[in-house]
RNA sequence: GCAGAGUAGGUACGAUGCGUCAAGUGCGUGGGGAUGGGAAGUUGCCCCAUGACGAAAAGCCGAUUUAUGCGGCUUGCGGUAUCGUAUUGCGUCCGCUGU
Numbered sequence: 001g002c003a004g005a006g007u008a009g010g011u012a013c014g015a016u017g018c019g020u021c022a023a024g025u026g027c028g029u030g031g032g033g034a035u036g037g038g039a040a041g042u043u044g045c046c047c048c049a050u051g052a053c054g055a056a057a058a059g060c061c062g063a064u065u066u067a068u069g070c071g072g073c074u075u076g077c078g079g080u081a082u083c084g085u086a087u088u089g090c091g092u093c094c095g096c097u098g099u
Base pairs, nucleotide, nucleotide: 001099002098003097004096009088010087011086012085013084014083015082016081017080018078019077020076027051028050029049030048031047032046033045037094038093039092041090057075058074059073060072061071062070
């Protein structure tokens, strides 16, 4: 000098859950945190607060008893959570491996 490995995350599938009596997800604003092996770092990620918006339910059974509620099961729904697999995946400087 050349090549490569390696992050937070993303996507798909599967499993187990949560909600469906509305949390969660997504969006705006403010603050904080973590982030290839090391350092700093964000236009990527997470957390908190706050604001706006917003949804797909249905069937069966039971007890209670005449309440339009409760419990259980099943099938769905949610731009739902976690884990596993596959795949993808740091711009700068330094380092690591091969040559």
Predicted 3D model of a 99-nucleotide RNA (THF (Tetrahydrofolate) riboswitch aptamer) from a pig gut metagenome. The sequence is in RNAcentral, with records from MGnify. The coordinates come from a structure-prediction model, not an experiment, and the mean pLDDT is 83.